[in-house]
RNA sequence: ACGGCAAGCCGUCUUAUCGCUGCCCUAUCGGGGGGAGAGGAAAGUCCGGGCAACACAGAGCAUCCUACUUCCUAACGGGAAGGGUCCUGCGCAAGCGGGAUACAGCCAGUGCCACAGAAAAUAACCGCCAGCCUAGUGCUGGUAAGGGUGAAAAGGUGCGGUAAGAGCGCACCAGCGGCUGGGUGACCAGUCCGGCUGGGUAAACCUUAGGAGUUGAAAGACCAAAUAGGCUGACAGCGCCUCGCUUCGGCGGGGCUAAGGGCUGCUCGUCCGAUGUCAGUGGGUAGGUCGAUGGAGCCUGUGCGCGAGUGCAGGCCUAGAUAAAUGAUAAGACGCACACCUUCGGGUGGAGCGACAGAACCCGGCUUACAGGCUUGCUGUUGAU
Repeated sequence: ACGGCAAGCCGUCUUAUCGCUGCCCUAUCGGGGGGAGAGGAAAGUCCGGGCAACACAGAGCAUCCUACUUCCUAACGGGAAGGGUCCUGCGCAAGCGGGAUACAGCCAGUGCCACAGAAAAUAACCGCCAGCCUAGUGCUGGUAAGGGUGAAAAGGUGCGGUAAGAGCGCACCAGCGGCUGGGUGACCAGUCCGGCUGGGUAAACCUUAGGAGUUGAAAGACCAAAUAGGCUGACAGCGCCUCGCUUCGGCGGGGCUAAGGGCUGCUCGUCCGAUGUCAGUGGGUAGGUCGAUGGAGCCUGUGCGCGAGUGCAGGCCUAGAUAAAUGAUAAGACGCACACCUUCGGGUGGAGCGACAGAACCCGGCUUACAGGCUUGCUGUUGAU
C1' cells in the first nucleotide's frame, strides 16, 4: 500500500416553490404569522414487562416453558463476568490466544440402540482350561486373556497369580467416591485414602429444581344522532262471537268485520285489524372524545463497579396519524463508479448510481435486511528500511 475478519458509529445535505398531519400566536376571518413532523432496524411479531378487562379462598393434579455458576435488570428464553467440555493457532515446554457450546440427572424406574455380531447389558460363536464316556464336527462346567463383528463389547499397560483366567493381588495411568485445602459459586488443586470400575441414549418417556391465570389497544372508559323496536304517562277509541279468570268495574287467549289503519288524489278493490296519536325515557348502532405519547425518557458531567449496570447533579422535550400525514419538483453540494487528462498531488466531464426499509398503545431485548463511508483491534500478501 492493497485485501480479509470482528466490534462500534454514520447512513446524504442545503435552498426555493407547491402541498399534507398536528401544535402555538394573532383576533377579524372562508384571514395572517410562527414552529414541529419516521428508523437503526419503525421490519419479523420471537421473548419479557408496563397498562387494561375478565377470572381467582387455599392446596393438588394435568399441560407448557426454562436448565453450568454468580451477578445486572421492572422482567426476560436478554446481557455481563466467570467455570467446564470440544475444535483450533502459536510455543521445546510451562503456557498464551481465537472460536463453538440446550452444559441438571441414565448407580429412581421403564424403553430404545439400524446393519453386522454368539451377545447391545441377567454377554460364551471360535478359542483356552477342567471333568465325563458313547471317544465324537460329543456333552457338562469354568473362563471376558486372545480371535472375529460393530459407531460402541464390560477400565488401560505391565508384573505376579491361576487348571485356564479374572482388580484375584500389586505398580503406574484414567475415571468415580471420600478427605484436606482454595473459591460467594460453577469448579479447581493434592506426593492423601478406598479396587469402587457402573456401555450409549433424557431436542426417549421420565425424575429433580424453578416458573406460567386468560385475552390483547380491534384491550378498555366516556359522550351519543336518525330510523326501528322496548318501557312509562296523557288523550281519544275500546264493536260482535267464544273460552278462562274475576274484587262484577273489567282483564287475558282465540276468531270475525262493521270502528280504525296501510296501498290511492278519490271511489271500488285488497290487506292488516281493535287500537291510534302525542310527549318523555333506559339500552344499543353510526359518529366522536379519552386510552395515546413526559417516559424503567434523552444528553452532559461526576462517584461506585472488571463489566452488564447503578447513584447524584445540571440541562432538554423529541411524530402522534386513524384509512391513516411525514411528499413532489427544480437548482446546488457531497460520496461512489465510469471516461478523459495528469507534473501522480490531483483536475475535468454528464440525462450514471446513492441501500434496507417506513411509525400505528408504550418500553427492554433477540433475530433478520442494508448501497456506501468512518474508527478501533486482530490478521494475510507485496514492497521498502
A computed fold for a 385-nucleotide RNA from Pontibacter actiniarum, annotated as Bacterial RNase P class A. A source record names the gene rnpB. Its Rfam family is "Bacterial RNase P class A". Rfam classes the family as a ribozyme. Rfam describes the family as follows. Ribonuclease P (RNase P) is a ubiquitous endoribonuclease, found in archaea, bacteria and eukarya as well as chloroplasts and mitochondria.